[in-house]
Predicted 3D model of a 78-nucleotide RNA (c-di-GMP-I-GGC riboswitch aptamer) from an Anaerolineales bacterium. The prediction has a mean pLDDT of 84. Of the family's consensus pairs, 90% are formed in the model.
């Protein structure tokens, strides 16, 4: 330095519960922790899901489903 992950300090927050906004999937804030080295970002491609529609389209959720793109914190061992 890395396609690698041991410690150490921080970071993040699944289900669930509460408020809120949304038709819905799902957002957001509080509370809580199943895990996360990208569990920062970003819907570019694929996949899942919702609504309308009606058989292939149209709007949309999901980045914690995979790729892919952009940044990026320790640093033992290798």
């Nucleotide at each position: 330095u890395u396609a690698c992950g041991a410690a150490a300090a921080g970071g993040c927050a699944a289900a669930c519960c509460c408020a809120u906004c949304g038709u819905g999937a799902g957002g957001u804030g509080g509370g809580g922790a199943c895990g996360c080295a990208a569990a920062g970002u970003u819907u570019a491609g694929g996949g899942u899901c919702u609504g309308a529609a009606a058989c292939u389209u149209c709007a949309g959720a999901u980045a914690g489903c995979c790729u892919g793109g952009c940044u990026g914190c320790c640093g033992a061992a290798a």